[in-house]
RNA sequence: GGCUUGAAGCGGGGGUGCCGCUGUGAUGGACCGCGUCGGCUGAGAGAGACCCUUGGAACCUGAUCCGGUUCGCACCGGUGUAGGGAGCUUCGCCGCCCGGUGC
Numbered sequence: 001g002g003c004u005u006g007a008a009g010c011g012g013g014g015g016u017g018c019c020g021c022u023g024u025g026a027u028g029g030a031c032c033g034c035g036u037c038g039g040c041u042g043a044g045a046g047a048g049a050c051c052c053u054u055g056g057a058a059c060c061u062g063a064u065c066c067g068g069u070u071c072g073c074a075c076c077g078g079u080g081u082a083g084g085g086a087g088c089u090u091c092g093c094c095g096c097c098c099g100g101u102g103c
Stems, first nucleotide, its partner, number of pairs: 001097003006091005011053004017040004022035004059084003065078004
């Protein structure tokens, strides 16, 4: 001198599914849509919350994909060393690297 978990400031990106009772669209039934409530997984299922921000699996495409599981669902796994995807400034631990100097 450089790298550096991370911190601060100011920004930015993302998802919000599935199932059930019930109400309603509607004279009756089935299906479907919308709403209240409840349940499942999860960090988060519209929460001024949560997660991620290039050392990028937050999230999207592939996908009306494939295997498993379930009442059901990206619920679990594969695909995935695939293709995309949103950052600057300052400080800087343990330590690492480079250069100089002395012994």
The prediction has a mean pLDDT of 78. The RNA shown here (TPP riboswitch aptamer (THI element)) has 103 nucleotides and comes from a Rhodanobacteraceae bacterium. Taxonomically the source falls in Rhodanobacteraceae (Bacteria, Pseudomonadati, Gammaproteobacteria, Lysobacterales). Rfam family: TPP riboswitch aptamer (THI element). Its family is annotated with thiamine pyrophosphate binding in the Gene Ontology. Rfam's curators write: Vitamin B(1) in its active form thiamin pyrophosphate (TPP) is an essential coenzyme that is synthesised by coupling of pyrimidine and thiazole moieties in bacteria. The family has 115 seed sequences and 16,130 matches in Rfam 15.1.